[in-house]
RNA sequence: CGCGUGUUCCGGGGUCGGUGAAAGUCCGAGCCGGCGGUGACAGUCCGCGACCCGUACGCAGCCCCACCCGGGGCCGCGUCCGGUUGAUGUGGUGAAACUCCACGACCGACGGUGAGAGUCCGGAUGGGAGGAUCACGCC
Numbered sequence: 001c002g003c004g005u006g007u008u009c010c011g012g013g014g015u016c017g018g019u020g021a022a023a024g025u026c027c028g029a030g031c032c033g034g035c036g037g038u039g040a041c042a043g044u045c046c047g048c049g050a051c052c053c054g055u056a057c058g059c060a061g062c063c064c065c066a067c068c069c070g071g072g073g074c075c076g077c078g079u080c081c082g083g084u085u086g087a088u089g090u091g092g093u094g095a096a097a098c099u100c101c102a103c104g105a106c107c108g109a110c111g112g113u114g115a116g117a118g119u120c121c122g123g124a125u126g127g128g129a130g131g132a133u134c135a136c137g138c139c
């Protein structure tokens, strides 16, 4: 250095104007970009995470049937696994870049809302890919 187990901490950014009774939601112009990887730096390449859906299992609650043993249904939470999940071109430099430079383009969960949301509010003082750190063990 590497591997394993555990501790602690960290772990998402972004608005003005116009119209209007009302819009950070419409229109116009702006602004923003999680994590790992990659021959050289990535919102758009390869993967992962968040949101949502489902199976199985576990836990808790409620309801129904039954004399009992027991059986069936609904709902919530957790774990594993699975599904779903958006978007880039041209030119240049170079040994090497869909990653850099120039120009042009595109994308962005769910619920809420006096009016339709990447940017406001909420679930979320949550979860999280992962990062750092220290301790112990192994080679």
Stems, first nucleotide, its partner, number of pairs: 002138005008132003015029004030119002032108002034048004043106002052083003056079004061074005088104005110122003